[in-house]
RNA sequence: CGUGCAGGCUGGACAGUCGCGGGAAGCUGUGCUUCUCGAGGAAAGUCCGGACAUCGCAGGGCAGGGUGGUCGGUAACGCCGACCCGGGGAAACCCGCGGGAAAGUGCAACAGAAAGAACACCGCCCAAGUCCUGGGCUUCGCGGUUUUUCCGCGAGCCCGGAACCGGCAAGGUUGAAAAGGUGCGGUAAGAGCGCACCGGCGUCGCGGUGACGCGGCGGCCCGGCAAACCCCACCCGAUGCAAGGCCAAGCAGGACCGCUCGCAGGCUGCCCGCCAAGGUCCAGGUAGGCCGCUCAGAUGGAUGGCUGUCCACGACAGAAUCCGGCUUAUAGGCCUGCUACGGAAU
Numbered sequence: 001c002g003u004g005c006a007g008g009c010u011g012g013a014c015a016g017u018c019g020c021g022g023g024a025a026g027c028u029g030u031g032c033u034u035c036u037c038g039a040g041g042a043a044a045g046u047c048c049g050g051a052c053a054u055c056g057c058a059g060g061g062c063a064g065g066g067u068g069g070u071c072g073g074u075a076a077c078g079c080c081g082a083c084c085c086g087g088g089g090a091a092a093c094c095c096g097c098g099g100g101a102a103a104g105u106g107c108a109a110c111a112g113a114a115a116g117a118a119c120a121c122c123g124c125c126c127a128a129g130u131c132c133u134g135g136g137c138u139u140c141g142c143g144g145u146u147u148u149u150c151c152g153c154g155a156g157c158c159c160g161g162a163a164c165c166g167g168c169a170a171g172g173u174u175g176a177a178a179a180g181g182u183g184c185g186g187u188a189a190g191a192g193c194g195c196a197c198c199g200g201c202g203u204c205g206c207g208g209u210g211a212c213g214c215g216g217c218g219g220c221c222c223g224g225c226a227a228a229c230c231c232c233a234c235c236c237g238a239u240g241c242a243a244g245g246c247c248a249a250g251c252a253g254g255a256c257c258g259c260u261c262g263c264a265g266g267c268u269g270c271c272c273g274c275c276a277a278g279g280u281c282c283a284g285g286u287a288g289g290c291c292g293c294u295c296a297g298a299u300g301g302a303u304g305g306c307u308g309u310c311c312a313c314g315a316c317a318g319a320a321u322c323c324g325g326c327u328u329a330u331a332g333g334c335c336u337g338c339u340a341c342g343g344a345a346u
Base pairs, nucleotide, nucleotide: 001342002341003340004338005337006336007335008334009333010332012310013309014308015307016306017305018304020038021037022036023035024034025033026032027031040316044327045326047325048324049323050322051321052240053239054238055237064236065235066234067233068232069083070082071081072080073079084098085096086095087094088093099231100230104229105228106225107224121172122171123168124167125166129164130163131161132160134159135158136157137156139155140154141153142152143151144150180198181197182196183195184194185193199221200220201218202217203216204215205214206213207212244291245290246289247288253282254281255280256279257278265275266274267273311314
């Protein structure tokens, strides 16, 4: 220096000119002048957490929803940091929807003997029992023959067979997954049946705040799925700035007055009563306005265009109550640290 890994920054620059919105000052009048400020790292998605607001609420429980290795950080979080365990990589480092399957229920198509305390399709075995029309015996009994010999029948023992019963689960076969793994011993054949090592589980000791790790002991060996129900621990009241508050036209509404003089509102000629014109006061509240709303701060919603010079020729994208995060989009450029290998120089 190249490849690789991790983290961070930046997101055209300068000048001129014409505009747009907010604020301040001045002139003075509802407009000008001057000064000044005017989008982002994500303003986005609206996915989490809070502030704030209105309503609800004694306390506890049920239901419902969420979170899920451990310890910290924080106003809080599903965020962040460090660590643990599992997996990947030669390493830097990366990935994990990472509580419980030994509380219970359930699920696993097809295939397969069998999908969880069970089973036997192929296969292995003949130790116990039955069987054989197989072989052997210097074993015993009975019978044939005068005896020896020989022959026959039955029993016993040994060898053999493997049809029945039985034993086995090592090997094969199925599947995504098959009841700890490898080896030695053992056996009729086998098997944690015994032993050594490895893995898991339990237990004891030690270390650690903890997840967990290390060591000893015990054949204890118990499959997968909880993003199926469920169990455990912790958290959660509902609605979101179109929240919510203030002022309030017109129309409709409520209360009171509606007297005297006088030809002098209607029913009605007169009295009462009711209604109306008119007058005074009042409530809720629509349109509309203001606040909430911000050193960007609109509500018909501003933040832009043009010209010139330069460069590596410019991506994704535009605030709407405000913060803390996460996620997603993003042309190009820059910086820092680390790893293993290759090349070069000293």
This is a predicted structure of a 346-nucleotide RNA (Bacterial RNase P class A) from an Actinomycetota bacterium.
The sequence was found by an Rfam model in a public genome assembly.
Its Rfam family is "Bacterial RNase P class A". Rfam's curators write: Ribonuclease P (RNase P) is a ubiquitous endoribonuclease, found in archaea, bacteria and eukarya as well as chloroplasts and mitochondria. Rfam classes the family as a ribozyme.
NCBI's taxonomy places the organism under Bacteria, Bacillati, Actinomycetota.
The coordinates come from a structure-prediction model, not an experiment, and the mean pLDDT is 77.